[in-house]
Context: one part of a larger RNA
Molecule: small-subunit ribosomal RNA, 3' major domain
Organism: uncultured bacterium
RNA sequence: UGGCGGGACCUCGCACAAGCGGUGGAUCAUGUUGUUUAAUUCGUGGAUACGCGAAGAACCUUACCAGGUCUUGACAUCUAGGGCAAUGGGUUAAGAAACUAAUCCGGAGGUUACCCCUAAGACAGGUGGUGCAUGGUUGUCGUCAGCUCGUGUCGUGAGAUGUAUGGUUAAGUCCAGUAACGAGCGCAACUCUUAUCGUUAGUUGCCAUCAUUAAGUUGGGAACUCUAGCGAGACUGCCAUUGACAAAAUGGAGGAAGGUGGGAAUGACGUCAAAUCAUCAUGCCCCUUAUGGCCUGGGCUACAAACGUGAUACAAUGGUUGAAACAAAGGGAUGCAAAGCAGCGAUGCCAAGCGAAUCCCAUAAAAACAAUCUCAGUUCGGAUUGAAGUCUGCAACUCGACUUCAUGAAGCCGAAAUCGCUAGUAAUCGUAGAUCAGAACGCUACGGUGAAUACGUUCUCGAGGUU
Numbered sequence: 001u002g003g004c005g006g007g008a009c010c011u012c013g014c015a016c017a018a019g020c021g022g023u024g025g026a027u028c029a030u031g032u033u034g035u036u037u038a039a040u041u042c043g044u045g046g047a048u049a050c051g052c053g054a055a056g057a058a059c060c061u062u063a064c065c066a067g068g069u070c071u072u073g074a075c076a077u078c079u080a081g082g083g084c085a086a087u088g089g090g091u092u093a094a095g096a097a098a099c100u101a102a103u104c105c106g107g108a109g110g111u112u113a114c115c116c117c118u119a120a121g122a123c124a125g126g127u128g129g130u131g132c133a134u135g136g137u138u139g140u141c142g143u144c145a146g147c148u149c150g151u152g153u154c155g156u157g158a159g160a161u162g163u164a165u166g167g168u169u170a171a172g173u174c175c176a177g178u179a180a181c182g183a184g185c186g187c188a189a190c191u192c193u194u195a196u197c198g199u200u201a202g203u204u205g206c207c208a209u210c211a212u213u214a215a216g217u218u219g220g221g222a223a224c225u226c227u228a229g230c231g232a233g234a235c236u237g238c239c240a241u242u243g244a245c246a247a248a249a250u251g252g253a254g255g256a257a258g259g260u261g262g263g264a265a266u267g268a269c270g271u272c273a274a275a276u277c278a279u280c281a282u283g284c285c286c287c288u289u290a291u292g293g294c295c296u297g298g299g300c301u302a303c304a305a306a307c308g309u310g311a312u313a314c315a316a317u318g319g320u321u322g323a324a325a326c327a328a329a330g331g332g333a334u335g336c337a338a339a340g341c342a343g344c345g346a347u348g349c350c351a352a353g354c355g356a357a358u359c360c361c362a363u364a365a366a367a368a369c370a371a372u373c374u375c376a377g378u379u380c381g382g383a384u385u386g387a388a389g390u391c392u393g394c395a396a397c398u399c400g401a402c403u404u405c406a407u408g409a410a411g412c413c414g415a416a417a418u419c420g421c422u423a424g425u426a427a428u429c430g431u432a433g434a435u436c437a438g439a440a441c442g443c444u445a446c447g448g449u450g451a452a453u454a455c456g457u458u459c460u461c462g463a464g465g466u467u
Stems, first nucleotide, its partner, number of pairs: 007467007015457002019421005026312008034303002042053002064298007073123001077122002079119005088105006125287002128285003134281002136276003139272001141270001146185006152161003165176003191264004196232007206221002210219002235258001238252005314414001318373005330361003335354002340349003380411001385406007427449007
């Protein structure tokens, strides 16, 4: 000087407390461990691994296993020789295919080229090892308020001071003060979005007034909504009180919004030899008729058990049926597909429109209204299983999703323990998208309905400052 303390003091955080809803019990989904296996590829491991890499394993992917195969190689450069016909398309034979053998069509470029074939070797290739050799990227402490420098001063020196003290703040934020004076990286601001208004512009969007229609459908309108450009607006600016005549705090006015308005992006010096050599790059080591390449089939989907994360429930604030309102944000050409017809349905047939403020996906659901069920393992709950089908795709056996009929398991609110959340939040209700041929209860985004509680800082956890 720093670290640490079951030392002291000050301060903060959904840290506790006050509340609301969960997890832990059930079934299923998914990840992990373990076990099994020819293989169940690999990585990740308290917080900071475990619906994580994976925004999507039937083949492919795929790295794993078995078998069949290739050896200058699937890919790159170089040398020599040869070829006119290369890329492409097809046929025959054996085969699971890769591939091997034979053969046909076609005709780019234009003859030292390019391209192809053959040979030899330099080399290719490696998701092989090392993240404790590395770059890059990332998690975490933590959006916590800290981390430093120049000059000066003090100290023999390591170092100190500045950055300590009194207030104040979300903040090393600002003020006062001071052997310090300044400065840098952080904080804040600048950026995006959302909340209000003005203005410009009115098509594909809108419809107050006038006509018109089944319908903003059409004429028309430019007001309103909305869209998207440009501006305004919030600054403790104003008032009062408190304060040290400061910074600031408390209350008020005006205002759509008030003291950082809400949300996002933004992550200082550093910590964990934290994670990743399997995104990529890369040193060294290792393999080179194999640890490289191709193919078929299998596996990653196994199943005594344990753990994590979720979905659905256990019902009446509910279930079922009927009739019937109100969104936002997205996506669409190898695409989205209306209407009509067929089917109980998944879906099929036919086919209009739309590269989309125009057409389509697309009926939002919960809510409200009416009827019924009357507390039961039930008209709750839907697992499991049987049968019949639909769709995607060379192909649904291992191993897809969905539909219909039948079946109708556990489960009556969950021990110890433990998690999230402070407002348009929690809870609850649907919608869309990425990935994607097909395959979400996951993820990301969107809106609808919409609470309770916070006395307070003794205690638990973490963090900052002084000692």